[in-house]
Molecule: Purine riboswitch aptamer
Organism: Bacillus methanolicus
Order: sequence, then structure tokens, then C1' cells
RNA sequence: GCGUUUAUAACAUGAAUCCUUCAUAUAUCCUCGGUAAUAUGGUCCGAGAGUCUCUACCGAAUCACCUUAAAUGAUUUGACUAUGAAGGCAGGAAUAUUCUAU
Repeated sequence: GCGUUUAUAACAUGAAUCCUUCAUAUAUCCUCGGUAAUAUGGUCCGAGAGUCUCUACCGAAUCACCUUAAAUGAUUUGACUAUGAAGGCAGGAAUAUUCUAU
């Protein structure tokens, strides 16, 4: 000086978790039973159905409608859950620490 092996450290890579965005499912939708209120009201409880699907099936705002009865409607906006995909970066400056070289 070269090669090999081991240990440690650093770096890199990969994986997991988390977050964001997107896609699919579902239309946060539909049906039924019971229950409550009545224009200062229009509620609550349960069951079913819908998804190659676990869970969820509601909140808020605005407008309408119902002349006192038993029945609500429209629009906008917001998710959660399941699965899948992508991303969570690059450059510069300052300071500090470590290593290396002179």
C1' cells in the first nucleotide's frame, strides 16, 4: 500500500405508524312500524333495504309548505368508515456540533 472479516458511528434505502389529496363503495339515500309537537311547531325510538364492504346513515344554514290537521318538502354545505393509489419535496443563507484533510 492492497484485499478480506468483525465492531461502532454516520449516511442511504426499505418497512410500519401518522397526516394530506385522489379513486371506488353510498345517493350521508330509500322503505316500514311506533311515538311527539302544531305556524314560538314540524320530534324521538326501532326494524329493514342499499355496498363484490366493516362501519355509518347524521349535523348546520337558507327557503318552502301545512290555517291547527297529520303529514312534511327543496337547495347548499360538511364527513366518517372499508379498500386501493400518490405525496409528505428541492435549493440557498446563518449558527452550532462531529469527522476528514492541510